[in-house]
Molecule: transfer RNA
Organism: Elusimicrobiota bacterium
RNA sequence: GCCAGUGUAGCUCAGCCGGUUAGAGCACCGCUCUCAUAAGGCGGGGGUCGACGGUUCGAUUCCGUCCGCUGGCA
Numbered sequence: 001g002c003c004a005g006u007g008u009a010g011c012u013c014a015g016c017c018g019g020u021u022a023g024a025g026c027a028c029c030g031c032u033c034u035c036a037u038a039a040g041g042c043g044g045g046g047g048u049c050g051a052c053g054g055u056u057c058g059a060u061u062c063c064g065u066c067c068g069c070u071g072g073c074a
Stems, first nucleotide, its partner, number of pairs: 001073007010026004019057001028044005050066005
């Protein structure tokens, strides 16, 4: 340099062909339980869905450019 994949909560990820409230587990906070800690139980906060544009009535999802990461080829 070329090609492919990927980017969603602090971390690991789901969200298939666009559609009505953006989710799970772990972590964190509170309560409960215990003499106490851990585990368990209940509840809660936390996201401009990598950035900027485009298509559309409507985009996390489709298209383009750029950026980051991973892999392959040279």